A computed fold for an 82-nucleotide RNA from a Lentisphaerota bacterium, annotated as transfer RNA. Rfam family: tRNA. Rfam classes the family as a transfer RNA. From the family's description: Transfer RNA (tRNA) molecules are approximately 80 nucleotides in length. It was read from a public genome assembly. Lineage of the source: Bacteria > Pseudomonadati > Lentisphaerota. The coordinates come from a structure-prediction model, not an experiment, and the mean pLDDT is 82.

């Protein structure tokens, strides 16, 4: 350099333009059960003035009423090929 894939929450991962602060599994906090612990159950795991509200899915523009989702451009990462 050329093809493909791929970047979402502390971690890994799923995510038909609208039902997404976004499943699940780790992990972490609390709780429950145990003589302690392990396992196992349960809740909570962006923020906040909290029935709701605001700000997010690598960056930066677009597109649309409405983007993690579709475009264009730039960073990175993997695979293969030179």
């Nucleotide at each position: 350099g050329g093809u493909a894939g791929g970047g979402u929450a502390c971690c890994g991962a799923a995510g038909u333009g609208g039902c997404c602060a976004a499943a699940c599994g780790g992990g972490g906090c609390a709780g429950a059960c145990u003589g302690u612990a392990a396992a196992u159950c349960u809740g909570c795991u962006a923020g906040c003035u909290a029935u709701g509200c605001u700000u997010u899915c690598c960056g930066u523009g677009g597109u649309u009423c409405g983007a993690a989702u579709c475009c264009a451009c730039g960073c990175c990462c993997u695979a293969c090929c030179a």